[in-house]
RNA sequence: CGAGUAGGUUGAACGGUUGCACAAAGCCUUUGCUUUGUGAGGAAAGUCCGAGCUCCAUAGGGCAGGAUGCCGGGUAAUGCCCGGUGAAGGCGACUUCAAGGAAAGUGCAACAGAAAAUAACCGCCACAAACAGUGGUAAGGGUGAAAAGGUGAGGUAAGAGCUCACCAGCGGUUAGGUAACUAACUGGCUGUGCAAACCCCAUCCGGAGCAAGACCAAAUAGGGGGACUAUACAGUUGCCCGCUGUGUUCCCGGGUUGGUCGCUAAAAGUCUAUGGUAACAUAGACUUCAGAGAAAUAACCGUUCUCGACAGAACUCGGCUUAUAGACCUAGUCGCAUU
RNA sequence: GCUCCAUUAGCUCAGUAGGCCAGAGCGACUGAUUCGUAAUCAGUAGGUCGGGGGUUCGAAUCCCCCAUGGAGCUCCA
Numbered sequence: 001c002g003a004g005u006a007g008g009u010u011g012a013a014c015g016g017u018u019g020c021a022c023a024a025a026g027c028c029u030u031u032g033c034u035u036u037g038u039g040a041g042g043a044a045a046g047u048c049c050g051a052g053c054u055c056c057a058u059a060g061g062g063c064a065g066g067a068u069g070c071c072g073g074g075u076a077a078u079g080c081c082c083g084g085u086g087a088a089g090g091c092g093a094c095u096u097c098a099a100g101g102a103a104a105g106u107g108c109a110a111c112a113g114a115a116a117a118u119a120a121c122c123g124c125c126a127c128a129a130a131c132a133g134u135g136g137u138a139a140g141g142g143u144g145a146a147a148a149g150g151u152g153a154g155g156u157a158a159g160a161g162c163u164c165a166c167c168a169g170c171g172g173u174u175a176g177g178u179a180a181c182u183a184a185c186u187g188g189c190u191g192u193g194c195a196a197a198c199c200c201c202a203u204c205c206g207g208a209g210c211a212a213g214a215c216c217a218a219a220u221a222g223g224g225g226g227a228c229u230a231u232a233c234a235g236u237u238g239c240c241c242g243c244u245g246u247g248u249u250c251c252c253g254g255g256u257u258g259g260u261c262g263c264u265a266a267a268a269g270u271c272u273a274u275g276g277u278a279a280c281a282u283a284g285a286c287u288u289c290a291g292a293g294a295a296a297u298a299a300c301c302g303u304u305c306u307c308g309a310c311a312g313a314a315c316u317c318g319g320c321u322u323a324u325a326g327a328c329c330u331a332g333u334c335g336c337a338u339u
Numbered sequence: 340g341c342u343c344c345a346u347u348a349g350c351u352c353a354g355u356a357g358g359c360c361a362g363a364g365c366g367a368c369u370g371a372u373u374c375g376u377a378a379u380c381a382g383u384a385g386g387u388c389g390g391g392g393g394u395u396c397g398a399a400u401c402c403c404c405c406a407u408g409g410a411g412c413u414c415c416a
Base pairs, nucleotide, nucleotide: 001335002334003333005331006330007329008328009327010326012304013303014302015301016300017299018298020039021038022037023036024035025034026033027032041310045321046320048319049318050317051316052315053209054208055207056206060241061240062239063238065205066204067203068202069201070084071083072082073081074080085099086097087096088095089094100200101199105198106197107194108193109192121141122140123137124136125135126134127133149167150166151165152164153163154162170187171186172185173184174183175182176181213261214260215259216258223252224251225250226249227248228247232246233245234244235243236242254415255414268287269286270285271284272283273282274281275280305308340412341411342410343409344408345407346406349365350364351363352362358396367383368382369381370380371379389405390404391403392402393401
C1' cells in the first nucleotide's frame, strides 16, 4: 500500500422567524394569555420469543397440544446472551451449526437395480463327461443420492475381519477436565440413511390481552324471537374433573359514541471502583428522559459541507429478526514492496 | 393498537403420511363443421406453486425470515 476479518460509535452542522403537544408557575377570570422547561428510534417496524401489569380460583388435577434439546455459567425470565466442546468451511484473522435417541417401536427410501436391509443378476469356485441343477462365495462388474467398514499383505477350492498392520466406528480400563469431551492402552469385529416423518426420553408451558381492566356521567322501546332450564346453562378461548355465578346465552332492535384513572420514575440511564476470561453482579456519585386521544414533535429563510439512508412512539420493559446512503474509531489476519 | 387466516395457469379451485413430466373446469389460440356466427368436435400454448434461505438424495408439501391481501375485537340497558 492492497485485500479481507471481528467489535464499537454516529445517522449533515450552525443561526434566525413563525407554529404545535404536554407540564409547572403567574396573570386574568372563563376556558384564554404570558414566561420557563421538555418533546421519537437504532430499529419506534415485524409481532417471532420471554416477562411486568390487569381480569378470569389462590392458577388447581388429568388427557390432548405446543416449545426447547452438546456442556457450564448469566438473567426477573427466555427459544436470549457469554465462555467452552464437537463437526463443517476458510491459507489465515475468523465464521456457521434446530448439535439428544435410528441397538424401544412403526414408517419412508420414487426411478434404476438381483437386492434399499432376514442382500446371489452376471461373475468366481466345488460336485458332474457336458448341459441343466445343487451348494459355497460380497474380491470384481453393473444400478443408484446411498450397496453391507476402507487400503495393503497373508490365507483359501474360490472367497470372506478368516488373520495381521494402519485408519474410521463401537465397548471397556486408566489419566486430565465441574462437564460436554480429549489422550493413551485394550477387546471383539460393525449394527445403511431420514426424527425440520410419526415417535421415545429430559425440561418447561393455565387462558386472554390496555379495544386488558376500574370508576363517574348521560341516554333508552328493560322491547321481539331462538336454545337450555339446576341431573341445567354459562365462565375458566381444545376435552374431562374441580371451582365460581344463578336464570344464562345467541340473534334482531334501542341508547351513548362523553370524562377520570390505568399512563409512564423504570428489573431506568451515565460515570467511577471492585469481582469475573466474558455475559454480568455489587457499591458509590450524578441525571430525570414524549405521554397524545383521529392523535403534537412542524413550516419557512440564510450560511457551509462529503448533499444526507432506513424510517414516526400509542400500556411498559428484556431479547431476536428484518430494513438502512454514508462517515469515523479500535484490534487481529493474509499478500506485495522497502529497511 | 391487539388476535387470526390465506397466497398454485388470465379467473375459480384440486393436489397428505415428501418421489412416477404439477392437474381440473371456465377462458385464450389453431383447425374441422356452417353461406356466416354460436354451440359441438379435435388439438395447442400458458406455471420461476407469492419471494428468499435451510433440512433432505429429492420440497407445492417440512422448518425459519420477509412481502401482499383479507377477517374479527369498544361501552350501556
Predicted 3D model of RNase P RNA and transfer RNA as a complex of 416 nucleotides. It holds a member of the Rfam family "Bacterial RNase P class A". The prediction has a mean pLDDT of 78.